Predicted 3D model of a 72-nucleotide RNA (transfer RNA) from a Patescibacteria group bacterium. It matches the Rfam family "tRNA". Rfam classes the family as a transfer RNA. The coordinates come from a structure-prediction model, not an experiment, and the mean pLDDT is 80. The organism belongs to Bacteria candidate phyla, within Bacteria.

RNA sequence: AGGCUCGUAGUGAAAUGGCUAUCAUUUUAGUCUCCAAAACUAACGUUCUAGGUUCGAAUCCUAGCGAGCCUG
Numbered sequence: 001a002g003g004c005u006c007g008u009a010g011u012g013a014a015a016u017g018g019c020u021a022u023c024a025u026u027u028u029a030g031u032c033u034c035c036a037a038a039a040c041u042a043a044c045g046u047u048c049u050a051g052g053u054u055c056g057a058a059u060c061c062u063a064g065c066g067a068g069c070c071u072g
Base pairs, nucleotide, nucleotide: 001071002070003069004068005067006066007065010025011024012023013022018055027043028042029041030040031039048064049063050062051061052060
C1' cells in the first nucleotide's frame, strides 16, 4: 500500500428493516438464613462517529475512526 472480517450494557453474546433492543454475568437493593454461601425477586446500565436511503435502520449504502487476519 492492497484485500477480507468485525465494532451492541463494565464483560461475553443474541436480535427477518417493525412493538419499550433481549439473555447471561458483574454491581446495588430486597426475600430466605442464627450468620454467610447458594437460590429467588427487583433495579441500574448498551447499538464506534457523521451523513444518506426508508413510513420505519443495531440491521441497507457512503465516508471517517478503531481492532484482528491475509498478501506484498